[in-house]
Molecule: SAM riboswitch aptamer (S box leader)
Organism: Marinoscillum sp. 108
Parts: sequence; C1' cells; structure tokens
RNA sequence: GAUUUAUAAAGAAGCGCUGAGAGACAGGCUCUAAGAAGCGCUAGCAACCCCCACCCUAAACGGGAAGGUGCUAAUUCCUGAUAUAUAAAUU
Repeated sequence: GAUUUAUAAAGAAGCGCUGAGAGACAGGCUCUAAGAAGCGCUAGCAACCCCCACCCUAAACGGGAAGGUGCUAAUUCCUGAUAUAUAAAUU
C1' cells in the first nucleotide's frame, strides 16, 4: 500500500515552546492573535486489542484499565462521493 470486519449523535484539556492558519477532499458553515497547526510535558475519556470471572465446541453477557493503539470544538461539523478516520485481522 491492498483486502475484510467493526465503530464514528455518548465521553474526555491544561501548561510550555512557537506564531497563522485549521476543521481529509469539493461546496457550505464554523474555529482562530482572548493564539490556528505543529512539537513537548502532564492529565483525562473510551474500551478495539488486552486482563479477570463465567461458560465451554464456543460466542455473547458481566467486571477491570497494568500494557499496545485511539481520542479529548461543533453528529465523521453539515451535504456529496466508488469518500474519510480509527481499531483488529489477513496479505
């Protein structure tokens, strides 16, 4: 990079450095010097993997949060598309 499956109306932010863009794309709309994006630190949310219990051919249900990801403006911000993002697996 490709494929498959699942999820995306809930939830959760402060500080430092820096300094003009950001919300994938198109259109809209919105956020932003009362500080965008990025990087770093700390904290948190969630529960995909995971752990425990139960069961057992098993799965689902229940509990947990040490570890691997993810996420912490707006319903994936809205609409559109053979769209996007993330997780797990396969290649």